A computed fold for a 101-nucleotide RNA from Sulfurimonas sp., annotated as Guanidine-I riboswitch aptamer. It matches the Rfam family "Guanidine-I riboswitch aptamer". Rfam's curators write: This family represents a conserved RNA structure found upstream of the ykkC and yxkD genes in Bacillus subtilis and related genes in other bacteria. The function of this family is unclear although it has been suggested that it may function to switch on efflux pumps and detoxification systems in response to harmful environmental molecules. The prediction has a mean pLDDT of 81.

RNA sequence: CAAAUAGAUACCUAGGGUUCCGGCAAAGAGAUUUGCGUCUGGACCGAGAGCUAUCGACCUCUUGAGUAGAGGUUACACGGAGGGAUAAAAGCCCGGGAGGU
Numbered sequence: 001c002a003a004a005u006a007g008a009u010a011c012c013u014a015g016g017g018u019u020c021c022g023g024c025a026a027a028g029a030g031a032u033u034u035g036c037g038u039c040u041g042g043a044c045c046g047a048g049a050g051c052u053a054u055c056g057a058c059c060u061c062u063u064g065a066g067u068a069g070a071g072g073u074u075a076c077a078c079g080g081a082g083g084g085a086u087a088a089a090a091g092c093c094c095g096g097g098a099g100g101u
Base pairs, nucleotide, nucleotide: 007055008054009053010052012050015045016044020042021041022039023036024035025034026033027032056074057073058072059071060070061069062068076096078099082094083093084092
């Protein structure tokens, strides 16, 4: 310098709600019940267009050869409304969809 691919998973984050725990309020002698997420929370959900890692894939070189070794690439990315799951919601899923450029 060239070539090639447009993947999967996990931790986490932005964000998200309220089954459970805790918090707050009311009732009750009490056990407890009811309400509040317009409660910072524990726990939970969580990104195609966020982060990191791993795996995979691909390319090049080395090598007599290889299921071996080394190096590299995995880019870019505006976007509703509506619907769906869960207790519920969401940047979750439909969905890199419709549409736009």